[in-house]
RNA sequence: AGCGGAGUAGCUCAGAUGGCGAGAGUGCGGGUCUCAUAAACCCGAGGUCGGGUGUUCAAUUCACCCCUUCGCUA
Repeated sequence: AGCGGAGUAGCUCAGAUGGCGAGAGUGCGGGUCUCAUAAACCCGAGGUCGGGUGUUCAAUUCACCCCUUCGCUA
């Protein structure tokens, strides 16, 4: 320098055929249970969907540029 993958909740990830209030597990807070703790169950909070521009009635999803990161080639 070229090519490709990844970037979504504190962490690990799903979702994309463009439109449901953006989800799961785990963690966190509260509760039920227990003599108590753990486990289990219930409820809740928590997100600029890496940044920008464009297309569109509408973008987390499409296009382009950039950033971070991983790999391959040279």